Annotation
The RNA shown here (SAM riboswitch aptamer (S box leader)) has 137 nucleotides and comes from a soil metagenome. Its Rfam family is "SAM riboswitch aptamer (S box leader)". Its family is annotated with regulation of gene expression in the Gene Ontology. The coordinates come from a structure-prediction model, not an experiment, and the mean pLDDT is 77. The RNAcentral record of the sequence draws on MGnify.
Formats: sequence, C1' cells, structure tokens
RNA sequence: CUCAUCCAGAGGGGCAGAGGGACCGGCCCGACGAAGCCCCGGCAACCGCGUGCGAAGCAAUCCGCGUCAGUUCUCGACGCGAGGCCCGCCGUACGAAGGUGCCAACUCCGGCCCGGCACAACGCUGGGAAAGAUGAG
Repeated sequence: CUCAUCCAGAGGGGCAGAGGGACCGGCCCGACGAAGCCCCGGCAACCGCGUGCGAAGCAAUCCGCGUCAGUUCUCGACGCGAGGCCCGCCGUACGAAGGUGCCAACUCCGGCCCGGCACAACGCUGGGAAAGAUGAG
C1' cells in the first nucleotide's frame, strides 16, 4: 500500500501500585486494585491442515481434427472438439486447533458528508466516508 472483517463470543490467579478505554469531545472503567509482566483457562476461525461435495467453474495432461512452420528422423506452435478416474486451483460445508488474534461497555458513543424526524434548544434515526483494530498478501 491492497483486500476482507469489526451489533456475536470468551476471565481467574500471582507480581505490581495509578492509571486506562488509539487521537479529540463526551461518557465510562479503576484502591472492592488501572497499565504492564507472568501462569492457567477460555472465545473465535483470518491463514495453514484434514475430510466430503461441486450436473453448472478454471487450468494443465491425455485423445481426435484442422491450420501453420521448419524439416524429411518424425517432431513443434496455435486453434477447435470430446471425455472423465486421479491430481492441482477455485467454491462450499464440516472437523481439528498448528501460526496469529481476542476475552467491560457495538471499534463504548460521537467527530466528516448526505438523507429522514423533531425543533426554542439539547437531540433521535438511516446510509456512507475518515480514523483505528485484526488477519492475509
């Protein structure tokens, strides 16, 4: 930088001792113990792994036909067609849990843009973006 996901889910103990929830504004969590570190446990299923399925996927190989080229041993390139076992890719479902990740509050809510409602004012609500997080590349 690109893509996917972010309204689900899942916490105890020890050390430590005042912060934490990315940023800003709120609102929360925190001496009934924050951050951080360690141990154990759990959640989830992105990647990797395994199994099944795929009439309708992709590519390659094999086979046939055609065209072209060189060459005269017989081969090559391209195109078309047919078949389906295995294998590969892809899709999908399931399993397991190896590599990550995660275990207050929807990413805690809002921030920028476009609608709807309400309107004295605060506001409510739908969609999208930005930012952020995680994974894969």